[in-house]
The part of an RNA shown here (small-subunit ribosomal RNA, 3' major domain) has 474 nucleotides and comes from an uncultured bacterium.
Context: one part of a larger RNA
């Protein structure tokens, strides 16, 4: 000087409190773990691993495992010699890889390219070490800290500045002071979103005029408004008033579409765990070289006494079920979205306008809101499991796909110790879209519509920051 302390002060966070909605009980999904297995590929492990890597395992992917095969190789450069082709298209064998038969034939400046085989250098390795390593990541933490150069003070390790009084979301700012000053961080410069002008008006718009429809901005037309692009404004404790050292700053209050960081985002300092990752990539060093490389078919990652995590879905009248009606915002689309019409109870099929899309389409949002049962029951609640039929995708749904129909109706009547999120357009809750993707989310990203409760305070539990004590600790 850290560190640490069931040592003190002071101060902060959904950290407790106050509350609301959960999870822990059940049925399924999804991860893990254990156990099996030929194989159940690895990895990831307290916060910060377990709907994590995987934005999608029927083959592929695949990295496993049994089997069939190959050895200059599935792919790359190089150097020698030799070929005439090679892929493509078809017969045979085979479970395919492949082998074999037929067919098909290159270009050229004639030096050779492009292909094939032989030999040989060599490739190959999701093989091992992430405690040898770049890169890239998580945490502490968006926490408010981390140094630095002169100079001063110590014999030094070091201090000082950075403590100290205020005050801030902030080492934010102000006064002090042997310190003056700078840097990384903070804050502000970037996107979003809220109001307003200004400019434009198509595929968006439709107030006003004028034409038409059963009806529709449908069509002339208009730039008012909605919108959409560009550009401007506008928050700045700037204005009043109260506290304050009349300083920083704070309370309140006007104006104002916003008011004291407006909301939201992006941005993660010095560093910490020899945290993760040699399986995204790169790489030193170890190991495999007729195999720890390659290629294939078929299992396997989807096995099931248990156990755990993280979700869905319920137990039900704030409620299930029927009719009838209303209102988004954000996207995606050509090997595609697919109106419309037929056909089917339904998944869907048939045919086929229109769109590379503010034009067309997915697209009916949905909780609501109107009426109509149902009456407290294992029910008309919940749907799990199973038969039975069928529809799509796909070369194929046994192992192992998702949806639909008919039937079956299971556990479960609100969860024990415990624990988890949210402080507002939040949380609850209703839909909707997209990444991946042939097809397959209850998982992940985003988008909106309805819409609360609560917050005395900081004794306590839990991280953190400042100064301070003590220490046998480094």
């Nucleotide at each position: 000087u850290g560190a640490c302390g069931g040592g003190g002060g002071c101060c902060c966070g959904c950290a407790c409190a106050a509350g609301c909605a959960g999870c822990g009980g059940a049925g399924c999904g999804u991860g893990u773990u254990g156990c099996u297995u030929a194989a159940u590929u690895c990895g990831a492990u307290g916060c910060a691993a377990c709907g994590c890597g995987a934005a999608g395992a029927a083959c592929c992917u695949u990295a496993c495992c049994u089997g069939g095969g190959u050895u200059u190789g599935a792919c790359a450069u190089g150097u020698a010699c030799c070929g005439a082709a090679a892929a493509g298209c078809u017969c045979u064998a085979g479970a395919g890889a492949u082998a074999g038969g037929g067919u098909g034939u290159c270009c050229u400046u004639c030096g050779g390219g492009g292909c094939g085989g032989u030999a040989c250098a060599c490739a190959g390795g999701u093989g091992g070490u992430g405690c040898a390593u770049g890169g890239c990541u998580g945490u502490c933490g968006u926490c408010a800290g981390c140094u630095c150069g002169u100079g001063u003070c110590g014999u030094g390790a070091g201090a000082u500045g950075u403590u100290g009084g205020g005050u801030u979301a902030a080492g934010u700012c102000c006064c002090g002071c042997a310190a003056c000053g700078a840097g990384c961080g903070c804050a502000a410069c970037c996107c979003u979103u809220a109001u307003u002008c200004u400019a434009u008006g198509u595929u968006g718009c439709c107030a006003g005029c004028g034409g038409g429809u059963a009806a529709u901005g449908c069509c002339g037309g208009g730039g008012a408004c909605u919108c959409g692009u560009a550009g401007a404004a506008g928050a700045c404790u700037g204005c009043c008033g109260g506290g304050g050292u009349c300083a920083a700053c704070u309370c309140g209050g006007a104006g104002g579409a916003a008011g004291g960081u407006g909301g939201g985002g992006a941005u993660g300092a010095c560093g910490u765990c020899a945290a993760g990752u040699c399986a995204u990539c790169a790489u030193g060093c170890c190991c495999c070289u007729u195999a720890u490389g390659c290629c294939c078919a078929g299992g396997g990652c989807u096995g099931c006494a248990a156990a755990c995590a993280c979700g869905c879905u319920a137990c039900a009248a704030u409620g299930g079920c029927c009719g009838g009606u209303a209102c988004g915002g954000a996207g995606g689309g050509c090997u595609g979205c697919g109106a419309g019409c037929u056909c089917g109870c339904g998944a869907g099929a048939g045919u086929a306008a229109g769109c590379g899309a503010a034009u067309c389409c997915c697209a009916c949002a949905a909780a609501g809101c109107c009426g109509g049962u149902c009456u407290c029951a294992g029910u008309u609640c919940g749907g799990a499991u199973u038969g039975g039929a069928g529809u799509c995708u796909g070369c194929a749904a046994c192992u192992c796909g998702a949806c639909u129909c008919c039937a079956u109706g299971a556990a479960g009547c609100c969860g024990g110790a415990g624990u988890u999120g949210c402080u507002a357009g939040u949380a609850a809750u209703c839909c909707c879209g997209g990444a991946u993707c042939a097809g397959c989310a209850c998982g992940c990203c985003g988008g909106g519509g309805u819409g609360a409760a609560u917050a005395c305070g900081u004794u306590c539990c839990c991280g953190g920051g400042c100064c301070u004590u003590g220490u046998a600790c480094a």

The full RNA is in RNAcentral, with records from ENA and SILVA. The prediction has a mean pLDDT of 86.